[in-house]
Context: one part of a larger RNA
RNA sequence: UGACGGGGGCCCGCACAAGCAGUGGAGUAUGUGGUUUAAUUCGACGCAACGCGCAGAACCUUACCCGGGUUUAACAUCCCGAGAAUCCCCCCGAAAAGGGGGAGUGCCUCCCCUUCGGGGAAUCCAGAGACAGGUGCUGCAUGGCUGUCGUCAGCUCGUGUCGUGAGAUGUUGGGUUAAGUCCCGCAACGAGCGCAACCCCUACCUUUAGUUGCCAGCGGGUAGGUUGGGCACUUUAAGGAGACUGCCGGUGUCAAACCGGAGGAAGGUGGGGAUUACGUCAAGACAUCAUGGCCCUUAUGGGUAGGGCUACACACGUGCUACAAUGGCUGGUACAGAGGGAAGCAAUACCGCGAGGUGGAGCCAAUCCCAAAAAAGUCGCCUCAGUUCAGAUUGGAGUCUGCAACUCGACUCCAUGAAGUUGGAAUCGCUAGUAAUCGCGGAUCAGAACGCCGCGGUGAAUACGUUCCCGGGCCUUGUACA
Numbered sequence: 001u002g003a004c005g006g007g008g009g010c011c012c013g014c015a016c017a018a019g020c021a022g023u024g025g026a027g028u029a030u031g032u033g034g035u036u037u038a039a040u041u042c043g044a045c046g047c048a049a050c051g052c053g054c055a056g057a058a059c060c061u062u063a064c065c066c067g068g069g070u071u072u073a074a075c076a077u078c079c080c081g082a083g084a085a086u087c088c089c090c091c092c093g094a095a096a097a098g099g100g101g102g103a104g105u106g107c108c109u110c111c112c113c114u115u116c117g118g119g120g121a122a123u124c125c126a127g128a129g130a131c132a133g134g135u136g137c138u139g140c141a142u143g144g145c146u147g148u149c150g151u152c153a154g155c156u157c158g159u160g161u162c163g164u165g166a167g168a169u170g171u172u173g174g175g176u177u178a179a180g181u182c183c184c185g186c187a188a189c190g191a192g193c194g195c196a197a198c199c200c201c202u203a204c205c206u207u208u209a210g211u212u213g214c215c216a217g218c219g220g221g222u223a224g225g226u227u228g229g230g231c232a233c234u235u236u237a238a239g240g241a242g243a244c245u246g247c248c249g250g251u252g253u254c255a256a257a258c259c260g261g262a263g264g265a266a267g268g269u270g271g272g273g274a275u276u277a278c279g280u281c282a283a284g285a286c287a288u289c290a291u292g293g294c295c296c297u298u299a300u301g302g303g304u305a306g307g308g309c310u311a312c313a314c315a316c317g318u319g320c321u322a323c324a325a326u327g328g329c330u331g332g333u334a335c336a337g338a339g340g341g342a343a344g345c346a347a348u349a350c351c352g353c354g355a356g357g358u359g360g361a362g363c364c365a366a367u368c369c370c371a372a373a374a375a376a377g378u379c380g381c382c383u384c385a386g387u388u389c390a391g392a393u394u395g396g397a398g399u400c401u402g403c404a405a406c407u408c409g410a411c412u413c414c415a416u417g418a419a420g421u422u423g424g425a426a427u428c429g430c431u432a433g434u435a436a437u438c439g440c441g442g443a444u445c446a447g448a449a450c451g452c453c454g455c456g457g458u459g460a461a462u463a464c465g466u467u468c469c470c471g472g473g474c475c476u477u478g479u480a481c482a
């Protein structure tokens, strides 16, 4: 100087407390451990691994296993030989591969009357070797990237001063703040990286603009902004204005600031996002990529078919669905936002109980489509039951995607109708348009979400307080620790 203390003081955080809804019990989805297996590819392991890499394993992916095959190679450059490239057909085989037959001379250029012939580019075949190749090892050799403490308020430097020196001071102190934020004081005076602000979205108003919107005011038609017409409103997207403790009162050290009030759409960082200092964990990843070293080179490389990654006495994590009446079922009736659409989204219509099919208007989309929002509200039935709750499992019949749904897809219909009556010890999230609850969309994607990322609808309860648990910041103290 740090680190640590079941030392002290001050302060903060859904840290506790006050509340709400969960997990832990059931079924199931998914990840992991374990076990099994020819293989169940590999990585990730307290917080900070476990719906994680994977924004999507039937083949492919795929790295794993077992077969049948390959060795200058699937890919790159160079040398030499032959041949246009390319296309079609047949045999064998599970395919990869192997064998055979047929058609076929384009582009640039030299010579040349033309043909023949030579060279070059591109592409293909055969050969030789330099080399290729490796998801093989090392993240404890590395770059770049990321997590975490933590959006915590800290981390440092120059000069000066003090100290023999390591170092100290500044950065401590008194107030204050979300903040090393600001003020005052002070052997310090200044400065840098962080904080804040500058950026985006959102909340109010306004200007500009009108192939969306509007009986707002008028006319036609009346089923509909449908039509004439108009940019007022809504809206869209460019610009501007607005909030700064600016104003008033009180407290305060005449300060910084705090408390209350006015005006205002909004009040004291308005709400949300992006932004993550010096560093810590030899944290994570050599399997995104790049890369040193080591290793393999008829194999640890490369191609192919099938299987596996989907196994299943069990254990754990994260979700979904429920256990019902604030509910279930049935009919009719409302109200969103944000997105996506050409190898695409697909309306009206017809067929089918349905998944879906036939067909195809329109739309490169403020114009058309996906598209039905669902909870809500309303007319009825059920009347507390393992039930008209719940839907697992199983049998049968189908639809769609796709060479192909057996291992191993999603969905539909009929039948079946399991556990489950609110969950032990323990434990997680959340302070407002939040929790809870309800549906909608997107990426990936042929198909395949209860996951992920977004969007809106309905919409709470509680916070006395900081004694205690956890994590953190500052000062101080002790130490046989570094």
Base pairs, nucleotide, nucleotide: 001482002481003479004478005477007476008475009474010473011472012471013470015466016465019430020429022427023426026321027320028319029318030317031316032315033314034312035311042053043052064307065306067304070301077130078129079127081125086103087102088101089100090099091098107120108119109118110117133296134295136294137293138292142290143289145284146283147281149279154193155192156191157190158189159188160169161168162167173184174183175182199273200272201271202270205240206239207238208237209236213231218228219227220226244267247261248260249259250258251257323423327382328381329380331378339370340369341368344363345362349358350357351356389420394415395414396413397412398411399410400409436458437457438456439455440454441453442452